This is a predicted structure of a 72-nucleotide RNA (transfer RNA) from Penaeus vannamei. The organism belongs to Penaeus, within Eukaryota. Rfam family: tRNA. It is annotated as a transfer RNA.

RNA sequence: GCGUCUGUGGCGUAGCGGUUAGCACGACGGUCUCUAAAACCGUAGACCCGGGUUCGAUUCCCGGCGGACGCC
Numbered sequence: 001g002c003g004u005c006u007g008u009g010g011c012g013u014a015g016c017g018g019u020u021a022g023c024a025c026g027a028c029g030g031u032c033u034c035u036a037a038a039a040c041c042g043u044a045g046a047c048c049c050g051g052g053u054u055c056g057a058u059u060c061c062c063g064g065c066g067g068a069c070g071c072c
Stems, first nucleotide, its partner, number of pairs: 001071007010025001012023002018055001027043005048064005
C1' cells in the first nucleotide's frame, strides 16, 4: 500500500429498517444484618464521526477514524 471482518453504557455482548435499544457483570441507593458479605428491590449510564438512501437508519450505501486478520 491492497483486501476481508469489525466498532452498541465502565467491561462483555444481543438487536440488523418501525416496539421504551435488551441481557449479564460492575457503580450508586434501599430492604435485610450488631457490622459486612450474600440475597432481593430500585436508579443512572451506550448505538465511533460525517454524508447519502428511506415516510422512518443502531441496522442499508459512501467516505473518514480506530481495532483485528491476511497478502505484498